Model confidence (mean pLDDT): 88 of 100. Small-subunit ribosomal RNA, central domain from a metagenome, 346 nucleotides, folded computationally. The full RNA is in RNAcentral, with records from SILVA.
[in-house]
Context: one part of a larger RNA
RNA sequence: CUGGGUUUAAAGGGUGCGUAGGCGGUUUGAUAAGUCAGAGGUGAAAGGUUGUCGCUUAACGAUAAGACUGCCUUUGAUACUGUCAGACUUGAAUUGGGAUAAGGUAAGCGGAAUGUGGCAUGUAGCGGUGAAAUGCAUAGAUAUGCCAUAGAACACCAAUUGCGAAGGCAGCUUACUGGGCCUUGAUUGACGCUGAGGCACGAAAGCGUGGGGAUCAAACAGGAUUAGAUACCCUGGUAGUCCACGCCCUAAACGAUGCUUACUCGUUGUAUGGGAGUAAUUUCAUGUGACUAAGCGAAAGCGAUAAGUAAGCCACCUGGGGAGUACGCCGGCAACGGUGAAACUC
Numbered sequence: 001c002u003g004g005g006u007u008u009a010a011a012g013g014g015u016g017c018g019u020a021g022g023c024g025g026u027u028u029g030a031u032a033a034g035u036c037a038g039a040g041g042u043g044a045a046a047g048g049u050u051g052u053c054g055c056u057u058a059a060c061g062a063u064a065a066g067a068c069u070g071c072c073u074u075u076g077a078u079a080c081u082g083u084c085a086g087a088c089u090u091g092a093a094u095u096g097g098g099a100u101a102a103g104g105u106a107a108g109c110g111g112a113a114u115g116u117g118g119c120a121u122g123u124a125g126c127g128g129u130g131a132a133a134u135g136c137a138u139a140g141a142u143a144u145g146c147c148a149u150a151g152a153a154c155a156c157c158a159a160u161u162g163c164g165a166a167g168g169c170a171g172c173u174u175a176c177u178g179g180g181c182c183u184u185g186a187u188u189g190a191c192g193c194u195g196a197g198g199c200a201c202g203a204a205a206g207c208g209u210g211g212g213g214a215u216c217a218a219a220c221a222g223g224a225u226u227a228g229a230u231a232c233c234c235u236g237g238u239a240g241u242c243c244a245c246g247c248c249c250u251a252a253a254c255g256a257u258g259c260u261u262a263c264u265c266g267u268u269g270u271a272u273g274g275g276a277g278u279a280a281u282u283u284c285a286u287g288u289g290a291c292u293a294a295g296c297g298a299a300a301g302c303g304a305u306a307a308g309u310a311a312g313c314c315a316c317c318u319g320g321g322g323a324g325u326a327c328g329c330c331g332g333c334a335a336c337g338g339u340g341a342a343a344c345u346c
Stems, first nucleotide, its partner, number of pairs: 004317003007300002012314001014201004021194003025088007033081002035077008049065006091191001092188004096183003103177007110154001114150008125136002162169002206247006216240001220236004258313006266291011295302002319346003328339004
């Protein structure tokens, strides 16, 4: 380079926005750069290939052909691609109306539970386990009642539900704010798709500064278990868990399935909205599930939300180990992250 692949065998970037680039709807005209055709020039010779010939043959040599798939000039062709000019509306977008949801940010409010403190009732246990013990308790615990206070999480509703690009999002109310969806006209007129770099977001843990600290709980301590028990179980318990601001940038960041567009048999739920109908019902759009035809697949399975049939663009893979390591570079306060080999070995 060609070819083959990426749900599970190696392989889809964690996600989005978007630069360059690649690719790009219908139609008319011009142009003739790409493209195609003719002609001319050039494409050294030797070598190689084929034919013929010369040394007795061969090696070797002579000669002719062909080839050199290219480049340049010129004359034409105009379907396709490009460029320029004009037009279009179905792609895309804007606008009017409508409904929708745990989408986001901020503020306020609420009840249950838990811990703690106070008071009261009350007395000998409580707690915990497979069984126990550590622990708590006559300085009155546990339990019960009332009051106060703190922090965190929001039972039921709740669903194979909904929303979001992903991470993720759940008590209630308000303010600000993003998105998609439905519907009918109108408007712009290809404004589109993808997207190397780049930028932004990115669970948990972790880090910095300052708060907060109820619960739970790495580390740690004690009690058990055990041959041992640096564990599993129990009693405690600090970082952390929570908030603000700033970092970190990784996950089985999973649908282990990149984005976009077109085409393709049916059945049945569900969420939101629209139409028809008095109603039962039926139908359309969008999203989300289950089952399946064809087809695909090594199979499991996928099956209009494709892993089917095609097209465009990006990312990635190329035996196992060594190794996501070393070195270098970049980023980071650090932890570490990104990029990422080879020797050797099977």